[in-house]
Context: one part of a larger RNA
RNA sequence: UGACGGGGGCCCGCACAAGCAGUGGAGUAUGUGGUUUAAUUCGAAGCAACGCGAAGAACCUUACCAGGGCUUGACAUACCGAUGACCGGGUUAGAGAUAACCCUUCCCUUCGGGGCAUUGGAUACAGGUGGUGCAUGGUUGUCGUCAGCUCGUGUCGUGAGAUGUUGGGUUAAGUCCCGCAACGAGCGCAACCCCUGUUGUUAGUUGCCAUCAUUAAGUUGGGCACUCUAACGAGACUGCCGGUGACAAAUCGGAGGAAGGUGGGGAUGACGUCAAAUCAUCAUGCCCCUUAUGUCCUGGGCUACACACGUACUACAAUGGCGAUUAUAGAGGGCAGCAAUACCGCGAGGUGGAGCAAAUCCCCAAAAGUCGCCCCAGUUCAGAUUGCAGGCUGCAACUCGCCUGCAUGAAGUAGGAAUUGCUAGUAAUGGCAGGUCAGCAUACUGCCGUGAAUACGUUCCCGGGCCUUGUACA
Numbered sequence: 001u002g003a004c005g006g007g008g009g010c011c012c013g014c015a016c017a018a019g020c021a022g023u024g025g026a027g028u029a030u031g032u033g034g035u036u037u038a039a040u041u042c043g044a045a046g047c048a049a050c051g052c053g054a055a056g057a058a059c060c061u062u063a064c065c066a067g068g069g070c071u072u073g074a075c076a077u078a079c080c081g082a083u084g085a086c087c088g089g090g091u092u093a094g095a096g097a098u099a100a101c102c103c104u105u106c107c108c109u110u111c112g113g114g115g116c117a118u119u120g121g122a123u124a125c126a127g128g129u130g131g132u133g134c135a136u137g138g139u140u141g142u143c144g145u146c147a148g149c150u151c152g153u154g155u156c157g158u159g160a161g162a163u164g165u166u167g168g169g170u171u172a173a174g175u176c177c178c179g180c181a182a183c184g185a186g187c188g189c190a191a192c193c194c195c196u197g198u199u200g201u202u203a204g205u206u207g208c209c210a211u212c213a214u215u216a217a218g219u220u221g222g223g224c225a226c227u228c229u230a231a232c233g234a235g236a237c238u239g240c241c242g243g244u245g246a247c248a249a250a251u252c253g254g255a256g257g258a259a260g261g262u263g264g265g266g267a268u269g270a271c272g273u274c275a276a277a278u279c280a281u282c283a284u285g286c287c288c289c290u291u292a293u294g295u296c297c298u299g300g301g302c303u304a305c306a307c308a309c310g311u312a313c314u315a316c317a318a319u320g321g322c323g324a325u326u327a328u329a330g331a332g333g334g335c336a337g338c339a340a341u342a343c344c345g346c347g348a349g350g351u352g353g354a355g356c357a358a359a360u361c362c363c364c365a366a367a368a369g370u371c372g373c374c375c376c377a378g379u380u381c382a383g384a385u386u387g388c389a390g391g392c393u394g395c396a397a398c399u400c401g402c403c404u405g406c407a408u409g410a411a412g413u414a415g416g417a418a419u420u421g422c423u424a425g426u427a428a429u430g431g432c433a434g435g436u437c438a439g440c441a442u443a444c445u446g447c448c449g450u451g452a453a454u455a456c457g458u459u460c461c462c463g464g465g466c467c468u469u470g471u472a473c474a
Stems, first nucleotide, its partner, number of pairs: 001474002003471003007468007015458002019422005026314008034305002042053002064300007073125001077124002079121006088103006106115003127289002130287003136283002138278003141274001143272001148187006154163003167178003193266004198234007207224003212221002237260001240254005316415001320374006332363003337356002342351003381412001386407007428450007
């Protein structure tokens, strides 16, 4: 100087407390461990691995296994020879890779040749998702959006170092003020950026409709007032008033205001820590393989199942279930696409195809409301499992997809010890969209609808910041 303390002081955080909803019990989905297996490819491991890499394993993907093949190779450059093709279509054998055969089939030219492509050969080499993240770059997680981390000059100290950065106040903040052997500065904080909340100007189609006419309908004429869209502005700064304070910084209350003291949310992550993660995104040193640890193909596996754990979904019902009826979004996506009206089907879906490269057309709501039934039951709760019959995608749904109808109707009656999230348009609850994607979403990323309870307080648990103290630690 740090680190640590079941030392002290001050302060903060959904850290506790106060509340609400859960997890832990059930079924299922999914990930992991374990076990099994020819293989169940590999990585991730307290917080910070475990719906994680994977924004989607039937083949492919695919790295794993079995079997069948190839060896200058599936891919790149260079050399020599041969051919005129390559591509495309077809026949046969085969599980296919592949092999044999048939049809079709190059360009330029000074006629010397050149280009291009295929094929054969030899060698340099290719290739490796093989090892090492403890050789590395790059990227990322975490402490933590915590308020810290440093430097120059000066001063003090023999020196390591100290001072500044400590102290008195204050703040979300090393934020600001005052003081001070310090005076300044840098990276962080804040602000600048984006979205949202109010309003003005400009603009008025594909958006909108107050007045006038018109219609089944903003449908049409008309209009741009309103809504909205999207560009530029205004607006909030403790600016104003009062109290407290040290005449300061600031804080408390008030006015006005759409908004008040950082208005709400996002992006933004200092010096560093964990030899943290990644050689399987990529790049890369060294080591290793080279008729194989490379490469092509078929089939299988990654989907196994005495069990254990994590994360979710669905429930156990009456604040509910079922039937009928009836409203209302936002944000996105759409041409190898989204697909309306109509018709067929109980339905999944099918036929067909208007319109739309989209403020124009389409995908496109549910919970809520109203009426009726159920009457507390393992039920008109719950839906697992299984049987049958179908639909869709796709060469192909057996291993191993999703959906529909009929039948079947399991566990489950609120979950032990323990444990998680959340402070407001939040939790809880309802649906919708998108990416991935031929098909497949209870996951992920977004969007809107309905919409709470509680916070006395900081003694205690956890984590963190500053000062101080002790130390047989570095």
Molecule: small-subunit ribosomal RNA, 3' major domain
Organism: uncultured prokaryote